This is a predicted structure of a 71-nucleotide RNA (transfer RNA) from Methylobacterium iners. The sequence was found in a public genome assembly. Rfam family: tRNA. The family is grouped with related families in Rfam's "tRNA clan". Rfam's curators write: Transfer RNA (tRNA) molecules are approximately 80 nucleotides in length. The prediction has a mean pLDDT of 81.

RNA sequence: UGGGGGAUAGUUUAACGGUAGAACAGCGGACUCUGACUCCGUUAGUCGAGGUUCGAAUCCUCGUCCCCCAG
Numbered sequence: 001u002g003g004g005g006g007a008u009a010g011u012u013u014a015a016c017g018g019u020a021g022a023a024c025a026g027c028g029g030a031c032u033c034u035g036a037c038u039c040c041g042u043u044a045g046u047c048g049a050g051g052u053u054c055g056a057a058u059c060c061u062c063g064u065c066c067c068c069c070a071g
Stems, first nucleotide, its partner, number of pairs: 001070007010024004018054001026042005047063005
């Protein structure tokens, strides 16, 4: 420098263009003499800026960061 891939909750990871889910973690409660385990409830998220569309995490453009390949 060129090509390819990725960025979603504190962490990991899903999601046909149509209400963004789950697990762990956190918080509250039940259980227990106490703790752990287990159960119930709950908080919390789409990398940034534009565009297309009735509707964008998803499609397009540009940018930031990370990984891989070639030179």